[in-house]
RNA sequence: UGAUAGAGGCGCGGUCACGAUGAGUAGCGGACACGGCUGGGGCAAAUGCCGGUCCGGGAAAGGCGUCGCCGCCGAAGGAGCUUCUGGUCACGCCCUUGACCGGACCCUCCUGGGCCGCCGGAGAACAUCCGCCGGACUGUCACGGAAGUGGAGCGCUGUCA
Repeated sequence: UGAUAGAGGCGCGGUCACGAUGAGUAGCGGACACGGCUGGGGCAAAUGCCGGUCCGGGAAAGGCGUCGCCGCCGAAGGAGCUUCUGGUCACGCCCUUGACCGGACCCUCCUGGGCCGCCGGAGAACAUCCGCCGGACUGUCACGGAAGUGGAGCGCUGUCA
């Protein structure tokens, strides 16, 4: 220097099934009565649509937990740029315009790891996730007589050449 195999531990991620939450919510049906037609263009101008109250019956997804299984130790999680792509909203339909929320690949950058906490964001949520910062802990290497201090995974350890 190259190859290969490993370690960190509430270790990381994925997936099936089940369960709780979501929620008596959304949407649907009926009744009542009032108001409105909300980027640009066109159609409709009420018998349509939107908003409200009551009654009826009434979901789902994301996220979460548990067991199992799978892949792993830059596992993985973020940030940024380009490209591709899905969906939602802008009061009915069409076109357009705009905004928002995701997904995929490559590249670059950051983070050793889990835990706790302030703050911020997402979320129905006090769950959970993400981010900045701080705290102790832990693994690793270096320095050191020691107590300790410092660095970063492009690291560390073993084996082979």
RNAcentral holds the sequence, with entries from MGnify. Lysine riboswitch aptamer from a mouse gut metagenome, 161 nucleotides, folded computationally. It matches the Rfam family "Lysine riboswitch aptamer". A reference for the family is Sudarsan et al. (2003), "An mRNA structure in bacteria that controls gene expression by binding lysine", Genes Dev. The model forms 100% of the base pairs in the Rfam consensus. Model confidence (mean pLDDT): 82 of 100.